Small-subunit ribosomal RNA, central domain from Solanum lycopersicum, 338 nucleotides, folded computationally. Its Rfam family is "Bacterial small subunit ribosomal RNA". Rfam links the family to the GO terms structural constituent of ribosome and ribosome.
Context: one part of a larger RNA
RNA sequence: GUAAAGGGCAUGUAGGCGGUGAAUCGGGUUGAAAGUGAAAGCCGCCAAAAACUGGCGGAAUGCUCUCAAAACCAAUUCACUCGAGUGAGACAGAGGAGAGUGGAAUUUCGUGUGUAGGGGUGAAAUCUGGAGAUCUACGAAGGAACGCCAAAAGUGAAGGCAGCUCUCUUGGUCCCUACCGACGCUGAGGUGCGAAAGCAUGGGGAGCAAACAGGAUUAGAUACCCUGGUAGUCCAUGCCGUAAACGAUGAGUGUUCACCCUUUGUCUAUGCGGAUCAGGGGCCCAGUUAACGCGUGAAACACUUCGCCUGGGGAGUACGAUCGCAAGAUCGAAACUC
Numbered sequence: 001g002u003a004a005a006g007g008g009c010a011u012g013u014a015g016g017c018g019g020u021g022a023a024u025c026g027g028g029u030u031g032a033a034a035g036u037g038a039a040a041g042c043c044g045c046c047a048a049a050a051a052c053u054g055g056c057g058g059a060a061u062g063c064u065c066u067c068a069a070a071a072c073c074a075a076u077u078c079a080c081u082c083g084a085g086u087g088a089g090a091c092a093g094a095g096g097a098g099a100g101u102g103g104a105a106u107u108u109c110g111u112g113u114g115u116a117g118g119g120g121u122g123a124a125a126u127c128u129g130g131a132g133a134u135c136u137a138c139g140a141a142g143g144a145a146c147g148c149c150a151a152a153a154g155u156g157a158a159g160g161c162a163g164c165u166c167u168c169u170u171g172g173u174c175c176c177u178a179c180c181g182a183c184g185c186u187g188a189g190g191u192g193c194g195a196a197a198g199c200a201u202g203g204g205g206a207g208c209a210a211a212c213a214g215g216a217u218u219a220g221a222u223a224c225c226c227u228g229g230u231a232g233u234c235c236a237u238g239c240c241g242u243a244a245a246c247g248a249u250g251a252g253u254g255u256u257c258a259c260c261c262u263u264u265g266u267c268u269a270u271g272c273g274g275a276u277c278a279g280g281g282g283c284c285c286a287g288u289u290a291a292c293g294c295g296u297g298a299a300a301c302a303c304u305u306c307g308c309c310u311g312g313g314g315a316g317u318a319c320g321a322u323c324g325c326a327a328g329a330u331c332g333a334a335a336c337u338c
Stems, first nucleotide, its partner, number of pairs: 001292002006306001008193004015186003019080006027073002029069004034064003042058006083183001085179002087176001089174003095169007102146001107141006117128002154161002198239006207233002212228004250305006259282005265276004287294002311338003320331004
């Protein structure tokens, strides 16, 4: 994680939290003393008592002032390098954007050859064909997607990303420790990105294909099957802002038994191998879990911080507000009922 509940993902404001050593300070903090905290009230004791009551003492968490301490928090100053970052040298990649280009295949068209079927199904029919189809050869047009390589592979924050080449460009890892010196983590609001479908304008349109039409099936068949077929799918620009946006697992840091495979580096050894980072997988000890399972990529052990849940239905509805061209999205109840 699967019972209700992780925001789709990032960036970052306020806020919260935050390495090491020293010095200063004395705001927070701690200790001591004094003052005050009216009376009544509260608690205790005494007296008295039918009841009303009287006397004494204590407490009164607080505040003010004075003195002291200096560990911690805060503040100021000076340092440090392990966190963060910069630089040098390497490396891998479907990371992103733009431009160009390639070959298979489908379709259509033209020409030749050639003659009666083709297509489709469980079986058929609609459909197509002597106005010459299917098949076959050559040529042309046009659009979309990129076979093998290909992988539990790679990469990106997520969504996602794959023919090939060029241009521009983001991020990452390793290694050397040269520089900097806490510059960090999280992040309410805010801002940006965000599959598919859908919307707007203008192009494009091969194949596929909601809607629609016809043929079947069937008791019926507004379906599944078949023949067609328009939006759409594609491009440019702008919107939409949602998904089982999933690892159903927020981000960050630290600590933890082994074994096996794999990607990119570095060091070492050159017959295998060994060591070490950063990823991707498998199995498992401890531990954990309701169980399934998870298990150094934790769902273990801890800490920081944000989001979210609180019986089922009503309901992600109504109302209102914001956003949107619209579709709708976001925030989000109650009555009632079980």